[in-house]
Molecule: Bacterial RNase P class A
Organism: Desulfatibacillum alkenivorans DSM 16219
RNA sequence: AGAGGAGACCAGGCGGCCGCCGGGUUUCACCUCCCGGAGGAAAGUCCGAACACCAUAGGGCAGGGUGCUCCGUAACGCGGAGUCGCGGCAACGCGAAGGCAAGUGCAACAGAAAGUAUACCGCCUGGCAGUCUCGCUUUCGAGCGGGCCUGCCCGGUAAGGGUGAAAUGGUGCGGUAAGAGCGCACCAGUUCCCCGGGCGAUCGGGGAAGCUGGGUAAACCCCACCCGGUGCAAGACCAAAUAGGGGAGCUCAUGCAGCGGCCCGCUGUAGGCUCCCGGGUAGGUUGCAAGAGGCGCCGGGCAACCGGCGCCCUUAGAUGAAUGGCCGCCGCCCUGGCCGGGGCGACCCGACCAGGGAACAGAAUUCGGCUUACGGUUUCCUUUGACC
Repeated sequence: AGAGGAGACCAGGCGGCCGCCGGGUUUCACCUCCCGGAGGAAAGUCCGAACACCAUAGGGCAGGGUGCUCCGUAACGCGGAGUCGCGGCAACGCGAAGGCAAGUGCAACAGAAAGUAUACCGCCUGGCAGUCUCGCUUUCGAGCGGGCCUGCCCGGUAAGGGUGAAAUGGUGCGGUAAGAGCGCACCAGUUCCCCGGGCGAUCGGGGAAGCUGGGUAAACCCCACCCGGUGCAAGACCAAAUAGGGGAGCUCAUGCAGCGGCCCGCUGUAGGCUCCCGGGUAGGUUGCAAGAGGCGCCGGGCAACCGGCGCCCUUAGAUGAAUGGCCGCCGCCCUGGCCGGGGCGACCCGACCAGGGAACAGAAUUCGGCUUACGGUUUCCUUUGACC
């Protein structure tokens, strides 16, 4: 220097002008003045909580989630440290990583067969038939027995071939008609036992058993553990106008009922008027900013994290939703030019000039995580090197 791996940090600064939101002062209200005003992800809303209301004796079923170990945490599906497996020369990265030896199911194409395995080719014993041939017998027609080869049939066989992503451990010797863990030796795996290290997952060593049981559980399922529901539009409080509801008082011109044969009258009521009470709506206030908070030091721990002490923040809290724009200087990055320095060199560092650039994105009850988006600076590590 090339290629690669793992982290950490920043998210421009100052000044001027013009604006926006909230608070304070003051006010009927405004202006002026003062103070404060987004992020590392405020995002996706994917997990876990706080908080609130509803439901709830306890237990079970159903449903959902999680799934190596230990630790951390308020909790988690998150984090830390490890184990095992896989990838990478390595630094390092990735892994829903219990069970298919409980049951059920599934597997395109190819293939005989994809699971209580199977027999297509091949190999082998036996039977039957045929050509040829050998031997024996012969009444010369033939008969009996054997052998090579061919065909058919009943069986045996997973050694070999062939198919497939995958075919029932591998190699060798024995064994057999041919074969086969059928037997044996070694190797691999599984299960069990013993010893040792570790809290544990698990690792190392030794021994026993032919036990050799295909894949798939982000297939049903089994096992272990966890889980009530809805979300700040939760919820709490204040509370118009209008229209309903309840009550009290007044009123009877009018309607109805009672008294009455009828009229007047009286009583009650409907109705009308006034006032009060209560619920809901609009609207407003609150929830709502001091919190599982931050920073520093010390201590414990490999670490995540925890404990102690000190300091800081009482103020972003909007609700069609503020937090912005312009100018100047400085800083940063890129490209080109030029100069100085370093290096054997590829190149690196610094100064100056010109031009250009500055990302992703924006709170909405609040925290802890995860994931995704994105500009730049920087440290450490691995690997290669022919000095380019």